[in-house]
RNA sequence: GCGGCAGUACGGAUGAUCGCGCCGGCAACGGUGAGGAAAGUCCGGGCUAUACAGGGCAGGGUGCCGGAUAACGUCCGGUGGAGGUAACUCUAAGGAAAGUGCAACAGAAAACAAACCGCCGCGCAAGCGGUAAGGGUGCAACGGCAGUGUAAGAGACUACCGCCUUCACGGUAACGCGAAGGGCAGUGUAAACCCCACCCAUAGCAAGACCGAACAGGGAGCGAUACGGCGGCCCGUCGUGCUUCCGGGUUGGUUGCGUUUCGCGCUCGGAAGGGUGCGAAGGAGCUGUGCGGCGACGCGCAGUCAAGACAGAUGAUCAUCCAAGACAGAACCCGGCUUACAGUGCUGCCGCAGUU
RNA sequence: GCUGAAAUAGCUCAGUUGGUAGAGCACUUCACUCGUAAUGAAGGGGUCGUCGGUUCAAAUCCGAUUUUCAGCU
Numbered sequence: 001g002c003g004g005c006a007g008u009a010c011g012g013a014u015g016a017u018c019g020c021g022c023c024g025g026c027a028a029c030g031g032u033g034a035g036g037a038a039a040g041u042c043c044g045g046g047c048u049a050u051a052c053a054g055g056g057c058a059g060g061g062u063g064c065c066g067g068a069u070a071a072c073g074u075c076c077g078g079u080g081g082a083g084g085u086a087a088c089u090c091u092a093a094g095g096a097a098a099g100u101g102c103a104a105c106a107g108a109a110a111a112c113a114a115a116c117c118g119c120c121g122c123g124c125a126a127g128c129g130g131u132a133a134g135g136g137u138g139c140a141a142c143g144g145c146a147g148u149g150u151a152a153g154a155g156a157c158u159a160c161c162g163c164c165u166u167c168a169c170g171g172u173a174a175c176g177c178g179a180a181g182g183g184c185a186g187u188g189u190a191a192a193c194c195c196c197a198c199c200c201a202u203a204g205c206a207a208g209a210c211c212g213a214a215c216a217g218g219g220a221g222c223g224a225u226a227c228g229g230c231g232g233c234c235c236g237u238c239g240u241g242c243u244u245c246c247g248g249g250u251u252g253g254u255u256g257c258g259u260u261u262c263g264c265g266c267u268c269g270g271a272a273g274g275g276u277g278c279g280a281a282g283g284a285g286c287u288g289u290g291c292g293g294c295g296a297c298g299c300g301c302a303g304u305c306a307a308g309a310c311a312g313a314u315g316a317u318c319a320u321c322c323a324a325g326a327c328a329g330a331a332c333c334c335g336g337c338u339u340a341c342a343g344u345g346c347u348g349c350c351g352c353a354g355u356u
Numbered sequence: 357g358c359u360g361a362a363a364u365a366g367c368u369c370a371g372u373u374g375g376u377a378g379a380g381c382a383c384u385u386c387a388c389u390c391g392u393a394a395u396g397a398a399g400g401g402g403u404c405g406u407c408g409g410u411u412c413a414a415a416u417c418c419g420a421u422u423u424u425c426a427g428c429u
Stems, first nucleotide, its partner, number of pairs: 001352010012321007020033005035327001039338002042336005047204004059200005064078005079093001080091004094195002099193002101189003116135002118131005143161002146158003162184001163182005169176002208276001210274002217268003221264004226259003232250005283305001285304008322325001357428007366381004375412001383399005405421005
């Protein structure tokens, strides 16, 4: 110098005028007013209501190991694997030897083993037997490669590599490394069902809780009204007669009960609305600093308070400057992830080439 | 603000244990007719909203994203 990798900060500035929300003030006026993602609503938590002895089933989620955290699918450190010359990056990465399913087409055969061409033996031939080296199909063909061996072949045997089992050592662990043995079984797929381990009550601020009329409605009370049945009396049927029973009529009493309607006041309930939750001396807050830790982070000290509506504010114009301003705008609050983004600055590291 | 669902041919819709994407209408050509319609025959038309992943293989399974629709005061 060129190319690359990782991290981090910012994301118009200043002034004037006119406006808007909130707070303070009697008023004049003063103070304050979007983001790194406020977004998507993809995870997690707080908060609130309901439910809940405990456990299990069902359902959902997470998934190498260890740690951080209020919690997480996030973050940190490590292991294995993949990519890159490297800095470094990516990784839903448990179990396929519990079981079930699937593997289209092609192919002889798709997980059970089997044999299309071929090779070898027998046979005149048809064919029968042996074989799995080679060919062909397929994403995938029953360890790879070399030799021994054989009629031809074959882990049938041997060395090396891979795989599996056991042991020793290192490590908290994932795992690494080494040795011995086995003689190859046990294809792939779990972002198919499933198994294993761990986690999860359900809903969401339009949650919830407060104030609270009128009409209608519910409840219980009092008063009135009408009806019904009960009660009193009379008649009828049956009966020798009486009583009971049955049917009908009538009357009175309001004595008790039920129902209907009306009136009176009480109470329940809680739509619209108001105010609350809601933004604050508050919080897993922010800034600085010390200590511990590789780190995420934790502990301590000091300082600080920085939007808060309920039809919803944060804007417009002008001037100057520059690199000429992108993505986008709070709505209960936090921790993450993901996605969008004109442009600018800073730091560390790697490779190549040249010069000293 | 919160919650749920959908996207497949020009239109309306099917398509599930993942294996060559279909139907009706519409369109094109031919036949029939004096001509048109109807009818019959043949045919064209799809990156399954977009991007990435899992898998031998994705409309289908997983994640992200875009658009549309519905419900809750």
Model confidence (mean pLDDT): 76 of 100. This is a predicted complex of two RNAs, RNase P RNA and transfer RNA, with 429 nucleotides together. It holds a member of the Rfam family "Bacterial RNase P class A". Gene Ontology terms of the family: tRNA processing, dimeric ribonuclease P complex and ribonuclease P activity. From the family's description: Ribonuclease P (RNase P) is a ubiquitous endoribonuclease, found in archaea, bacteria and eukarya as well as chloroplasts and mitochondria.